Predicted 3D model of RNase P RNA and transfer RNA as a complex of 429 nucleotides. The coordinates come from a structure-prediction model, not an experiment, and the mean pLDDT is 77. Rfam match: Bacterial RNase P class A. It is annotated as a ribozyme.

[in-house]
RNA sequence: GAAGCCGGCCAGGCAGCCGCGUCGCGCUUGCGCGCCGAGGAAAGUCCGGGCUCCACAGGGCAGGGUGCCAGGUAACGCCUGGGCGGCGCGAGCCGACGGACAGUGCAACAGAGAGCAAACCGCCGAUGGCCGCCGCGAGGCGGAUCAGGCAAGGGUGAAACGGUGCGGUAAGAGCGCACCGCGAGUCUGGCAACAGACCGGCACGGCAAACCCCACCUGGAGCAAGACCUAAUAGGGGAACCAUGACGCGGCCCGCGUCGUUCCCGGGUUGGUCGCUCGAGUCCUGCGGCGACGCAGGACCUAGAGGAAUGGCUGCCCACGACAGAACCCGGCUUAUCGGCCGGCUUCCACU
RNA sequence: GCGCCCGUAGCUCAGUUGGAUAGAGUGACGGUUUCCGAAGCCGUAGGUCACAGGUUCGAAUCCUGUCGGGCGCGCCA
Numbered sequence: 001g002a003a004g005c006c007g008g009c010c011a012g013g014c015a016g017c018c019g020c021g022u023c024g025c026g027c028u029u030g031c032g033c034g035c036c037g038a039g040g041a042a043a044g045u046c047c048g049g050g051c052u053c054c055a056c057a058g059g060g061c062a063g064g065g066u067g068c069c070a071g072g073u074a075a076c077g078c079c080u081g082g083g084c085g086g087c088g089c090g091a092g093c094c095g096a097c098g099g100a101c102a103g104u105g106c107a108a109c110a111g112a113g114a115g116c117a118a119a120c121c122g123c124c125g126a127u128g129g130c131c132g133c134c135g136c137g138a139g140g141c142g143g144a145u146c147a148g149g150c151a152a153g154g155g156u157g158a159a160a161c162g163g164u165g166c167g168g169u170a171a172g173a174g175c176g177c178a179c180c181g182c183g184a185g186u187c188u189g190g191c192a193a194c195a196g197a198c199c200g201g202c203a204c205g206g207c208a209a210a211c212c213c214c215a216c217c218u219g220g221a222g223c224a225a226g227a228c229c230u231a232a233u234a235g236g237g238g239a240a241c242c243a244u245g246a247c248g249c250g251g252c253c254c255g256c257g258u259c260g261u262u263c264c265c266g267g268g269u270u271g272g273u274c275g276c277u278c279g280a281g282u283c284c285u286g287c288g289g290c291g292a293c294g295c296a297g298g299a300c301c302u303a304g305a306g307g308a309a310u311g312g313c314u315g316c317c318c319a320c321g322a323c324a325g326a327a328c329c330c331g332g333c334u335u336a337u338c339g340g341c342c343g344g345c346u347u348c349c350a351c352u
Numbered sequence: 353g354c355g356c357c358c359g360u361a362g363c364u365c366a367g368u369u370g371g372a373u374a375g376a377g378u379g380a381c382g383g384u385u386u387c388c389g390a391a392g393c394c395g396u397a398g399g400u401c402a403c404a405g406g407u408u409c410g411a412a413u414c415c416u417g418u419c420g421g422g423c424g425c426g427c428c429a
Base pairs, nucleotide, nucleotide: 001348002347003346004345005344006343007342008341009340010339012317013316014315015314016313017312018311020037021036023034024033025032026031027030039323043334044333046332047331048330049329050328051222052221053220054219058254059253060252061251063218064217065216066215067214068082069081070080071079072078083097084095085094086093087092098213099212103211104210105207106206120154121153122150123149124148127147128146130143131142132141133140134139162180163179164178165177166176167175181202182200183199185198186197187196188195189194226274227273228272229271236265237264238263239262240261241260245259246258247257248256267428268427281300282299283298284297285296286295287294288293318321353425354424355423356422357421358420359419362378363377364376365375371409380396381395382394383393384392402418403417404416405415406414
C1' cells in the first nucleotide's frame, strides 16, 4: 500500500425566526415565561419476563415448546465459554447438533435384488454326478456345466450388508495382514459434551423438519388487564336450558366456588380519575471472572399523549444526510437502513 | 391487544399421511362450420405453486423466516 475479518459508536452540525404537546409558575382567563420533548430499530409481534385479574392457581391426562455440554440471567428459543461437524490460505464464519438394538412406518422410477438381502450379465469347476481318453487296478488327464460354489468385475439406483492394497483361493470372501472407517468393550484425561490409547474382524445402512421414545419446561387471559367516581333506569322484550344443568374453566376428567346461564331483538357509550412511567434505569470508577456477567461506590432524571405533540423557513459549513414515528414497561431475536468514525486482527506485495 | 385463516394459469378453484409430465372450468389465440356471426367441435399457448432459506434421494405438500391480504373477539362504569 492492497484485499479482508471481528467488535463498538454516530445517525447532519451551529445560529436566528415562526409553530406544536405535557408539566410548573404568573396573571389581565387566554396569553406570557421556564423545563423537557422518539429510535437503533420506536417496526414484525417471533420468544421470554414484570405488572393486573381470574380460587393464595390445585391434582391427573392430553396438548404445546425446547433439544451437544457447562455457565450467565428475573426468564428465554437469548448471550458467553467449550466440544463435535462443515467452509475459508488465514483472521474468522456457519450449524433444528438427544435417540434408528423400545415399537410402528416410508423409500416412486429403474434394477436380478430395497431391508433378519439377492444373483441378470459374470467368475469357478474344489466336491457329487455325466462324457471321452489312458491304466490290469487304485486312480490320473481332458471336456461340458446338471447339481453346486462365489460376489471380485459389469450393470440399476439417492442408497446394494465396510473402503484401498497385499497375501490367499478352484474362483472368491475380514479368510489373514497393514492403513483408514466402525464399535455396545477396557483404561486414562476432563464437572461434562468429548478426546486419546488399547482391544474387537465388522454385527444394527438412511429418514425422527414421519409417528414416536427420552430429558427438561409449561394454568388461562391480557392496560379495551384492572381499580375508583358520577348519571339514566331500557338492570327492557322474546326463546331455550333449567340442577344428571349452566358459569368461573381455557381440550377432557377430578376437585373447589357461584346460582341463574346462553342466544336473538332493542337501547346506551366510546364519560372522568388512577394504572402511566424512578426503572431487572443511564453514565463513570474500582474489584472478581477467559467471558457473558456479578458486586461495591459516586453522579444523573431522560416523552407520557388521549384524534393523539416533536414541524417549517432562512443563513453558514461538510462527508450532502438512509430506514423510519413511542401509546403499560423491560430483556432478546428477526427484518429495513445513505454514509462515516474508532479499536483489535489476518493474508499478500514493496522497502528498511 | 389477542386469536384464526388464506396466497396455485388472466379469473374461479382442485391437488397437502412427499414420488418426478402440477390439473379442471372459464377466458385468450388458431383452425373447422356459416353468406356473416353466435353456439358447437378440434388444437395451441399460458405457472419461479407469494418470496427466501433449509430437511429429504426427491417439496405445491414438511420446517423456519419474511411479504401481502382477509375474518373474528372485547365495554354496560